RNA sequence: UGGAGUGGGCGCAUGAUCGCUAUCCGAUAUUCGGGUAGAGGAAAGUCCGAACUCCAUAGGGCAGGGUGGUUCGUAACGCGAACUGGGGGCGACCCUAAGGAAAGUGCCACAGAAAAAAUACCGCCCCGCUUAGGCGGGGUAAGGGUGAAAAGGCGAGGUAAGAGCUCACCGCUUCCGUGGCGACAUGGAAGGCAUGGUAAACCCCACCUGGAGCAAGACCAAAUAGGGAGACAUUCGAGGGCUGCCCGUCCGACGUCUCCGGGUAGGUCGCUAGAGGUGCCGGGUGACCGGCAUCCCAGAUAAAUGAUCAUGGUCCCGCUUCGGCGGGAUACAGAAUUCGGCUUAUAGCUCACUCCUUUUU
Numbered sequence: 001u002g003g004a005g006u007g008g009g010c011g012c013a014u015g016a017u018c019g020c021u022a023u024c025c026g027a028u029a030u031u032c033g034g035g036u037a038g039a040g041g042a043a044a045g046u047c048c049g050a051a052c053u054c055c056a057u058a059g060g061g062c063a064g065g066g067u068g069g070u071u072c073g074u075a076a077c078g079c080g081a082a083c084u085g086g087g088g089g090c091g092a093c094c095c096u097a098a099g100g101a102a103a104g105u106g107c108c109a110c111a112g113a114a115a116a117a118a119u120a121c122c123g124c125c126c127c128g129c130u131u132a133g134g135c136g137g138g139g140u141a142a143g144g145g146u147g148a149a150a151a152g153g154c155g156a157g158g159u160a161a162g163a164g165c166u167c168a169c170c171g172c173u174u175c176c177g178u179g180g181c182g183a184c185a186u187g188g189a190a191g192g193c194a195u196g197g198u199a200a201a202c203c204c205c206a207c208c209u210g211g212a213g214c215a216a217g218a219c220c221a222a223a224u225a226g227g228g229a230g231a232c233a234u235u236c237g238a239g240g241g242c243u244g245c246c247c248g249u250c251c252g253a254c255g256u257c258u259c260c261g262g263g264u265a266g267g268u269c270g271c272u273a274g275a276g277g278u279g280c281c282g283g284g285u286g287a288c289c290g291g292c293a294u295c296c297c298a299g300a301u302a303a304a305u306g307a308u309c310a311u312g313g314u315c316c317c318g319c320u321u322c323g324g325c326g327g328g329a330u331a332c333a334g335a336a337u338u339c340g341g342c343u344u345a346u347a348g349c350u351c352a353c354u355c356c357u358u359u360u361u
């Protein structure tokens, strides 16, 4: 100098006018005047986890659902931190759904001889036959070929040709040691190789796990129309029960008044002081935790937090007499019970640390 990596921050400012929501004060008497406060880093998606509320629930188990390296952090988590293994990058650094395939079952298209207790198409080698081309029998799996994947890899010995058949190294399995809280790392010995892949296929293992959600839920409570009880009035008794019918008996619509109860509209609470913010100090590699001080920071309900104008920032484009001038842009979005995360959107500006590269010393 150019290009990267990681982690943060800001995300228009000031003023005027007209409005909105909440609250306080003063006047007045239901309207005025004044003061104060009034969206976000994601308020979003509603994807996880909790608080809180109601419902369900003896205890235990099954089923179903979820999570899946280890150790920490946390109220909790599917979140975060640090580390381990694997993969990528020259590097800073990034990605990782990362338990089990020697419990069982299934699947592995096409091609290929063969896709899992296998097999031999071309080859290679031996034997027999044959004039020869070749044919038949046997051995083999080193080479070729197929495939995403071919029964440990590679080199040497060995052999008729070959083969863990034998040996060294690497890998694998088992056992032992050392280091680490642990995942794991590392060293040694033994075994001649047993264990192809696939579990975001069934499944197995370990751990977790009731449901609905502030339109939860609690309280107050009209009008109208139902329900229940009582009194009075009417004795007209419709109708109904006991019955095949009659008698008898019981209930009893319709009116007025009083009381009770449920629910609706509407209202109040829940409702914003909290796993709270900021600063300093301390502990910890870190997530995070502790102590002290200080601050109070939206609570609307058809849903306020807005609109217009002026001046100035910032960025882009054009012109330039390099003084400036003109035009354009100024994002994503927007509380609704509250927190902790994750994910997604975001014009533009900016800070810190780190890596690679160019040049110079």
Stems, first nucleotide, its partner, number of pairs: 002356009012312007020038008040332001044343002047341005052213004064209005069083005084098001085096004099204002104202002106198003121144002123140007152170002155167003171193001172191008217269004227260006239251004276295008313330007
This is a predicted structure of a 361-nucleotide RNA (Bacterial RNase P class A) from a Desulfobulbales bacterium. A source record names the gene rnpB. RNAcentral holds the sequence, with entries from ENA.